A computed fold for an 84-nucleotide RNA from a Bradymonadia bacterium, annotated as transfer RNA. Rfam family: tRNA.

[in-house]
RNA sequence: GCCCGGGUGGCGGAACUGGUAGACGCGCCGGCCUCAGAAGCCGGUGUCCGUGAGGACGUGUGAGUUCGAAUCUCACCCCGGGCA
Numbered sequence: 001g002c003c004c005g006g007g008u009g010g011c012g013g014a015a016c017u018g019g020u021a022g023a024c025g026c027g028c029c030g031g032c033c034u035c036a037g038a039a040g041c042c043g044g045u046g047u048c049c050g051u052g053a054g055g056a057c058g059u060g061u062g063a064g065u066u067c068g069a070a071u072c073u074c075a076c077c078c079c080g081g082g083c084a
Base pairs, nucleotide, nucleotide: 001083002082003081004080005079006078007077010026011025012024019067027045028044029043030042031041032040046057047056048055049054060076061075062074063073064072
């Protein structure tokens, strides 16, 4: 330099054919249980604004297509692999 795969919460990892982003697991927080803990069970858990009802933002970055993009297209950044 060329080719291929990937980048989504605190972490791993889903999201089918473009149509409610974050299922599921781990972690964390609260509770039950216990003398106390561990284990187990139940509930909660993206960010910002708001007393609240609610609103806005959010899939590496920027643009494009579209009524609508994590998903399609282009450029760039980063990680892994292959060829030379």